[in-house]
RNA sequence: GUUUUGAUAGCUUAAUUUUAAAGCGUCGAUCUUGUAAAUCGAAGACCGGAAGUUUAAAUCCUCCUCAAAAUA
Numbered sequence: 001g002u003u004u005u006g007a008u009a010g011c012u013u014a015a016u017u018u019u020a021a022a023g024c025g026u027c028g029a030u031c032u033u034g035u036a037a038a039u040c041g042a043a044g045a046c047c048g049g050a051a052g053u054u055u056a057a058a059u060c061c062u063c064c065u066c067a068a069a070a071u072a
Stems, first nucleotide, its partner, number of pairs: 001071007010024004026042005048064003052060001
């Protein structure tokens, strides 16, 4: 240089274009003499940036940024 893959909550990951989901973590309550564990509940991401297609885009197309891999 070329090609491919990826970027979503504090972390790890889902989501055939039509209301963004879960686990861990955080906070609160119950339980306990007190913690831990367990149970219940709550908050938290407009999805890397921009533009386009569409009634509707995390998802499809294009460009850019970053990361990884392969190849020369």
Model confidence (mean pLDDT): 82 of 100. A computed fold for a 72-nucleotide RNA from Hexanchus griseus, annotated as transfer RNA. It is recorded under the gene name trnT. The source organism's lineage runs through Eukaryota, Deuterostomia, Vertebrata, Hexanchiformes and Hexanchus. It matches the Rfam family "tRNA". Rfam classes the family as a transfer RNA. RNAcentral holds the sequence, with entries from ENA.